[in-house]
């Protein structure tokens, strides 16, 4: 950096440091010296591994056992995340309204992961 894929309306500190931006872009609307964004340490969740129970298939005469699925559990590993649905919205359908405005589904665009180039 590009493909393929899965997930994105749940969750998580009144702790240190440090000091001005931060929420990816728009275009809003927020968050922040009653200190944000960073680092540390502390969480949170289980996407990969791992492990542990059941379940169901396959090999086995059979049980045992292995192996592959599913489901639920753990959290010592690799990531990740800890304001607001991804904080809403950029494009297309459709439906409420007299109008401003509002709602639904679909895409895009981002992020995480697992794989592959």
């Nucleotide at each position: 950096u590009u493909c393929u894929u899965a997930u994105c309306c749940a969750g998580a500190g009144a702790g240190g440091c440090g000091g001005a931006g931060g929420g990816a872009c728009u275009g809003g609307c927020c968050c922040u010296u009653u200190g944000a964004u960073g680092c540390c340490c502390g969480g949170c969740a289980a996407c990969c591994a791992u492990u542990c129970a059941a379940u169901c298939a396959a090999u086995u005469u059979a049980u045992u056992a292995u192996u592959a699925a599913u489901u639920g559990g753990a959290a010592c590993g690799g990531u990740g995340c800890c304001a607001a649905u991804u904080c809403c919205u950029g494009c297309a359908a459709g439906g409420u309204g007299a109008a401003g405005a509002c709602c639904u589904u679909g895409g895009g665009a981002g992020a995480u992961g697992a794989g592959a180039g």